Background: Predicted 3D model of a 130-nucleotide RNA (FMN riboswitch aptamer (RFN element)). Model confidence (mean pLDDT): 81 of 100. The sequence was found by an Rfam model in a public genome assembly.
This record gives sequence, C1' cells and structure tokens, in this order.
RNA sequence: UAAGGUCUUUGGGGCGAGGCGAAAAUCCUCACCGGCAGUAUAGUCUGCGAAGAACGCGGGAGAUUUUCCCCGUUCCCGAUUCGGCGAAAUUCCGAAACCGACGGUAUAGUCCGGAUAGGAAAAGAUCAAA
Repeated sequence: UAAGGUCUUUGGGGCGAGGCGAAAAUCCUCACCGGCAGUAUAGUCUGCGAAGAACGCGGGAGAUUUUCCCCGUUCCCGAUUCGGCGAAAUUCCGAAACCGACGGUAUAGUCCGGAUAGGAAAAGAUCAAA
C1' cells in the first nucleotide's frame, strides 16, 4: 500500500389554494416531491434496491377447505425531447413534456397501513492475506 473478515452508525421526499359534491389531501384547475452506484453533476441513460407475481419434493404460526409470515429461485419492474455551451452532458443552462407498487378510504406519487420493517449503498472503527 490493502484483497478480504468482523462490528457500529447512517440510509426517501412531497397537497398549499380554488371548484363540484352529502362525502375528495383521492375527481377537476393550479401547487409540490425525486432512493443507491456508474458516467461531465441524471426521477426519465446503464445497472441496483424497494414493491408485485409464480414456484419450492425449505422453515414457522394458526387451522384441517385453506390462510398468514419468513427464506430461496425465477419472472416482472414507470417516465424526455428540442435548443445552447463544451473535448466530453438524454446529467449542466434555457424551454416544453412525462412518470410514480400494494391494501384502505369518494378514484391517492403527496393521507393512513404493512413499516420502530426491509434495503441498494455510504461513512467510521478494528483485524489483516499478499
């Protein structure tokens, strides 16, 4: 110098106004928000995480129809263009767009809930092959 191990901590934001209505933070008009890594600085590129689905001749709980939770594997996984500067930007600047799991509830990216959960990953401490 530092492959790798162990531990600790951190690790998602946002409905304000008006309208209709018996009722809407859910509809309509405007408003507001943007996880992690990579790359010329990214919600829209690439990859990942979360969510969802199927399967399991895995585990657990309740029950004997089956249901729920955890784990593993696989699948699925939203949305951008134009102009400018530049060696380089779908990332910056200007303009105009677009997107947002499941359950609940007057139809929800923003409320409540699973979730004091899980998590990509980041920082620090320590041990340390070579």